A computed fold for a 1508-nucleotide RNA from an uncultured bacterium, annotated as small-subunit ribosomal RNA. Rfam family: Bacterial small subunit ribosomal RNA.

[in-house]
RNA sequence: AGAGUUUGAUCAUGGCUCAGAUUGAACGCUGGCGGCGUGCUUAACACAUGCAAGUCGAGCGGUAACGCGGGGGCAAUCCUGGCGACGAGCGGCGAACGGGUGAGUAAUGCUUCGGAAUCUACCCACGGGUGGGGAAUAACCAAUCGAAAGGUUGGCUAAUACCGCAUACGUCCUACGGGGGAAAGCGGGGGAUCGUAAGACCUCGCGCCGGUGGAUGAGCCGAAGUCGGAUUAGCUAGUUGGUAGGGUAACGGCCUACCAAGGCGACGAUCCGUAGCUGGUCUGAGAGGACGACCAGCCACACUGGGACUGAGACACGGCCCAGACUCCUACGGGAGGCAGCAGUGGGGAAUAUUGGACAAUGGGGGAAACCCUGAUCCAGCGACGCCGCGUGUGUGAAGAAGGCCUGCGGGUUGUAAAGCACUUUUAGUGGGGAUGAAAAGCCUGACGUUAACACCGUCGGGUCUUGACCUAACCUACAGAAAAAGCACCGGCUAACUCUGUGCCAGCAGCCGCGGUAAUACAGAGGGUGCGAGCGUUAAUCGGAAUUACUGGGCGUAAAGCGUGCGUAGACGGUCAUGCAAGUCGGAUGUGAAAGCCCCGGGCUCAACCUGGGAAUUGCAUUCGAGACUGUAUGGCUAGGGUGCGAAAGAGGGAAGCGGAAUUUCCGGUGUAGCGGUGAAAUGCGUAGAUAUCGGAAGGAACACCAGUGGCGAAAGCGGCUUCCUGGUCCGACACCGACGUUCAGGCACGAAAGCGUGGGGAGCAAACAGGAUUAGAUACCCUGGUAGUCCACGCCAUAAACGAUGGGUACUAAGUGUGGAGGGGUUAAACCCUCCGUGCCGCAGCAAACGCAGUAAGUACCCCGCCUGGGAAGUACGGCCGCAAGGUUGAAACUCAAAGGAAUUGACGGGGGCCCACACAAGCGGUGGUGCAUGUGGUUUAAUUCGACGCAACGCGAGGAACCUUACCUAGGCUUGACAUGUGGUGAGUAGCGAACCGAAAGGGGAGCGACCCGUAAAAUCGGGCCAUCACACAGGUGCUGCAUGGCUGUCGUCAGCUCGUGCCGUGAGGUGUUGGGUUCAGUCCCGCAACGAGCGCAACCCUCGCCCUUUGUUGCCAUCGGGUAAAGCCGGGCACUCUAAGGGGACUGCCAGCGACAAGUUGGAGGAAGGAGAGGAUGACGUCAAGUCAUCAUGGCCUUUAUGCCUAGGGCCACACACGUGCAACAAUGGCCGGUACAGACGGAGGCAAUGCCGAGAGGCGGAGCAAACCCGAGAAAACCGGUCCCAGUUCGGAUUGAGGUCUGCAACUCGACCUCAUGAAGUCGGAAUCGCUAGUAAUCGCAUAUCAGAACGAUGCGGUGAAUACGUUCCCGGGCCUUGUACACACCGCCCGUCACACCACGAAAGUUUGUUGUACCCGAAGUCGGUGCCUUAACCUCGCAAGAGGAGAGAGCCGCCCAAGGUAUGGCCGAUGAUUGGGGUGAAGUCGUAACAAGGUAAAGGG
Repeated sequence: AGAGUUUGAUCAUGGCUCAGAUUGAACGCUGGCGGCGUGCUUAACACAUGCAAGUCGAGCGGUAACGCGGGGGCAAUCCUGGCGACGAGCGGCGAACGGGUGAGUAAUGCUUCGGAAUCUACCCACGGGUGGGGAAUAACCAAUCGAAAGGUUGGCUAAUACCGCAUACGUCCUACGGGGGAAAGCGGGGGAUCGUAAGACCUCGCGCCGGUGGAUGAGCCGAAGUCGGAUUAGCUAGUUGGUAGGGUAACGGCCUACCAAGGCGACGAUCCGUAGCUGGUCUGAGAGGACGACCAGCCACACUGGGACUGAGACACGGCCCAGACUCCUACGGGAGGCAGCAGUGGGGAAUAUUGGACAAUGGGGGAAACCCUGAUCCAGCGACGCCGCGUGUGUGAAGAAGGCCUGCGGGUUGUAAAGCACUUUUAGUGGGGAUGAAAAGCCUGACGUUAACACCGUCGGGUCUUGACCUAACCUACAGAAAAAGCACCGGCUAACUCUGUGCCAGCAGCCGCGGUAAUACAGAGGGUGCGAGCGUUAAUCGGAAUUACUGGGCGUAAAGCGUGCGUAGACGGUCAUGCAAGUCGGAUGUGAAAGCCCCGGGCUCAACCUGGGAAUUGCAUUCGAGACUGUAUGGCUAGGGUGCGAAAGAGGGAAGCGGAAUUUCCGGUGUAGCGGUGAAAUGCGUAGAUAUCGGAAGGAACACCAGUGGCGAAAGCGGCUUCCUGGUCCGACACCGACGUUCAGGCACGAAAGCGUGGGGAGCAAACAGGAUUAGAUACCCUGGUAGUCCACGCCAUAAACGAUGGGUACUAAGUGUGGAGGGGUUAAACCCUCCGUGCCGCAGCAAACGCAGUAAGUACCCCGCCUGGGAAGUACGGCCGCAAGGUUGAAACUCAAAGGAAUUGACGGGGGCCCACACAAGCGGUGGUGCAUGUGGUUUAAUUCGACGCAACGCGAGGAACCUUACCUAGGCUUGACAUGUGGUGAGUAGCGAACCGAAAGGGGAGCGACCCGUAAAAUCGGGCCAUCACACAGGUGCUGCAUGGCUGUCGUCAGCUCGUGCCGUGAGGUGUUGGGUUCAGUCCCGCAACGAGCGCAACCCUCGCCCUUUGUUGCCAUCGGGUAAAGCCGGGCACUCUAAGGGGACUGCCAGCGACAAGUUGGAGGAAGGAGAGGAUGACGUCAAGUCAUCAUGGCCUUUAUGCCUAGGGCCACACACGUGCAACAAUGGCCGGUACAGACGGAGGCAAUGCCGAGAGGCGGAGCAAACCCGAGAAAACCGGUCCCAGUUCGGAUUGAGGUCUGCAACUCGACCUCAUGAAGUCGGAAUCGCUAGUAAUCGCAUAUCAGAACGAUGCGGUGAAUACGUUCCCGGGCCUUGUACACACCGCCCGUCACACCACGAAAGUUUGUUGUACCCGAAGUCGGUGCCUUAACCUCGCAAGAGGAGAGAGCCGCCCAAGGUAUGGCCGAUGAUUGGGGUGAAGUCGUAACAAGGUAAAGGG
């Protein structure tokens, strides 16, 4: 730091996803040790049990238990507060701390900084005091009620409990005269004095009372900051303020009465949702974002709600009262309880520990202290939950062991890895040793202080005595032995790491893209590898990457995004000069910003984690001092922005009234006659009742031709005949004036095409709806004939458009050029022309931009203000609000779903787009096919089998150039199993190999009588070994079994079309382009010219073959001109090689020559010459590629399958079937013909298991026979049409030959299924072929025959050969195919493409809905517990007062009870809001192969799209 994913590829946009770090985690697999941390995130759910707050006898009366002492008693045991102590009680202090939790709380909270009207027990300091009395009451005793909890009555008693009195420095109140108000004692010691004693007294210590100050803690106030929602916009009645009073520790509507009518809110009040806040934590480069466990500060809460009491402090977690829910006890009358303390239990949950030890340390409460209490705390236990450290060994070791895996079978890899050898011993284990954490207090004692005192007490010192939960610990050491200690995930790309096997769109994987349909590096296993390591993965979550909310740091013409337009409020921003101020801004200082944490430097645990000391930092806030540029503010100026006045100008700017002509239509009248109208073609419609056409007249409505223009005006919408009136804005010119008056604009207001709505008019034309006619498979459309709203006017609504320049407004700046509208200046006779300003266009530089493009009218460079965007769909939908008469508009989501959607450009392909061009492509011609019969192939059907393949062109007389058996792959049946064939190994056999009779059998096969040999090496020989053979066994053979979508090779096709590419350069961010496009030309990317291209390659052409002319050479088997011979005739013979020919080599044609055209080119047109002329004719030759085209059945071959069968052998059958359908052919339908007779002329090819002559036989097929010929020699071999003559006379025929019968021939082992041919007989369909369709441009079509391959035989097929031998081409509009350029595209599997909507089915989420219901909240009223406060107080009442000798009475005060205010819960009624649910209903989304159509993408076949 980036990467993957939209495309055929590209760039950019944009979302999704990944790599990192982190966690109080959980889950899976695994797990050796230690240290330090950490551990209910869920049910603030419910809790059994134990513990968590007591202590003081030096406050008190006392003595239930224990111990001691004393006393009594024989003893059991009893008595005794005397002592140690102490249950319960009175009293004091504490219990408001410590500990837990985060429910509530969006501010009564928290954070930072300030403030004034306060309190503060214990503590500290200072100064003052501590005198004298009194009356009660628990405990206890007695009685009594109750199940219990607990209570009632009477009686006794103490205090540091309670109440007066006295005093009062100071304190409080005050009208300044005065008035109010305290206390408590206890303990230690003690010389004198007093006292019977207790004690007084003195002293010390502790305590007590009142006060001042401090410290600490707490309360209160202010400012700023502190989450989301505006689909929450208004909220508020003690509300805001004042006065008076009350209340509080204290200010205050905190409370009450009265008065006023305020207060808060777009800088977001109110309401709703969510949430404890902070230091900090995680992440990040930072800015930020997310979080608020542990630790620390603050707050809130303690079953839920309310309330007060006590107290210095509480409205109180382990206190009280009341109400409620729940649980428990109960004798049913009543009671008890509150783990969000520590453990622990149930429950919930993916999930979170022990009912442990100790007060040794630190700290807290009480106490004078000892000491007691302390689940605070310190430790231990459990959990890899996290961080950190250590270990599981080290060295050596190649025969590269075995085993595993792979293999091309050679080997490779695991791998120095192991084993082996030599060492070490951390940790764990066993034994031994062994710190720190502990200092005190207490006791003894010395000095000093205190004092009358050598007591006591305090401080300092010495001595003494102890105190450890952890701890079987840290640490050290001895011993033994490599001994006890490695896993997890991943290996298609991102992303480090590859092979085999299994599986076969199955099973499965997956973070994204995506893998899996028989060769899966993606599933599963294995081997190997990679990464991390006592862990590793997964899941969840946060930040990052994401500049993907953009402050740092994004955008808005076309990707998402400029409001339809203007005016303008708040707000934001704002020209120039001077001065003042100092709010912003900048600087200094001070205070604060707790500690911890982070960072730096040190220190301590062996290191580290961890702990610890110091520093820095804490970017902030506050106070104060200063600076004065900039912003602000105040004051005074200025004129460049803006405005006003003056002069002149252009204009479809707006409103109103009036006027005008052309045209349409209707009506009236005339002329006139059969049609008009309309369309692709028609029809509906109109017309003999007189239309259309035409002439005249009239009416009425709407719109204004030409002018007219990328001309004008307006803010936009929009505005077009002429005239008048009213009216807005703009530009230009020159001066004068005002003096920043400006720009933008959330809300707001206004305008706003068309359609639409309301009321009333109007209505010619046009025209939704509607009707009819056509079209069509249908046609609710496109076309036609009609036609109503509407279109028009007035008034009022609506408020939307692809309201577009898809481009908000303002200002300034930034090359040129060229048109046009307005004004002014110069110039001119008038022009032209030049200059300036304002508008409106084009082109274009810099610059910008993803590209397209924009470019002084910016999309450039900057500033200011507003609006808007943040993936696609769902959706501009739902709900809610606002607006509207309605239609609807505006604001505007979510669930769910996808990995894309979208932009620009590129290359292709395609178009019922365009241009140019070619081709038997059409046209022009000739002949066919499609109809008939037959042949042949195919489909289909049939069959035991009808073997298989080929399927548009480019399968179908194709593989097959030849199925009776064979072939043959198919079927039936019978057989064989190392096999019909190959190689190898081992064993056995020796009358073995070979031959092989009878017998079974269809054959194959079986069967075996009998006959009966051999080779090589070694060796003297036997023999041995090998070969050959048989047999057994094993490797293997075999397969026309599957996959042509695993392949090679070969082939078809586009197409013999003219194309397809490369190197370098150049252009482009890039895909890519250029070259190869353009102008000509050509059969041709053929050539020329031009050109940021220059060259080159594969194709084209040429080189090759055949044919056409000539020459040379050759001269038999060919030829015969001349000479000779010879025949009936004949190159028959001699001879010759001239000619033809043969077959080898040359020549020849090149637009070379002339003329025209062309650009002086390429070339083209015509001509000459020539056998041939512009490629002379034909062939061979097939670029890059396309069709997963064809072939596993030619062959080869991977993989799979089969192995007494899917192999092999054999016989018979089948491939030849036959209702049908198609293709390709043959023969015909006849007279350009058939038949009969006669007669002529080829080329090429074949021949020995062959061709076969002459001859003979047969009517013929053919037979007999065999000359010749390995062939320019012989044979096949008579070519046919043609030509000559004859006949037939238009008919199902003397056409036509199918079919069938009979008889033959030939081949062959064999012609039944199933051959060809011959003869006789038979004599079908068919009279030129519907829609449609094929071939051919010259020696071609057509027509005629001949030959060959295959082959025993079997062509109407195929391949060749020659004979006869035409017609037509104006031309390129159209059909098919193709090439080049261009254009559009939503296609790229590329139009056989893509793709839309309804319907049907399944699933999912959501909306509506009669309602039902939970929660929450408002308002009104009722009721009103406990309790404070107030009132009352018949009744009750120790202390004080008065009276009284006393009893007692009265008073003050207090209390119960009652009343009142407030008020929790509850109730009634009625609203708001969020949710749940709801028959039914609505659309939406998703879903390999459903239905109907064809809307969109090409001119998408009616251009598309937007509004209505």